[in-house]
The RNA shown here (transfer RNA) has 73 nucleotides and comes from a Candidatus Woesearchaeota archaeon.
């Protein structure tokens, strides 16, 4: 210097333009235990990297940044 992916709760990944953004795991509360694990209920946590743009509506299409990774040269 080119090109291609990928970024979403603390972490690992889902999410056809209709949304009030879902699942494990792990955290708080209760239950059950002599305690703790297991196991059962309940709850919090992401203005979906960042500035723009389309659009009645963007996490999701677009521009352009930034950060990871592979590729080439």
């Nucleotide at each position: 210097c080119c090109c291609c992916c990928u970024g979403u709760a603390g972490c690992a990944u889902a999410g056809u333009g209709g949304c009030u953004a879902a699942u494990g795991c792990g955290c708080u509360c209760g239950g059950c235990u002599g305690u703790a694990g297991a196991c059962c209920g309940a709850g919090a946590a992401a203005u979906c990297c960042c500035c723009g743009g389309u659009u009645c509506a963007a996490g999701u299409c677009u521009g352009g940044g930034c950060a990871g990774g592979g590729g080439g040269a």

The RNAcentral record of the sequence draws on ENA.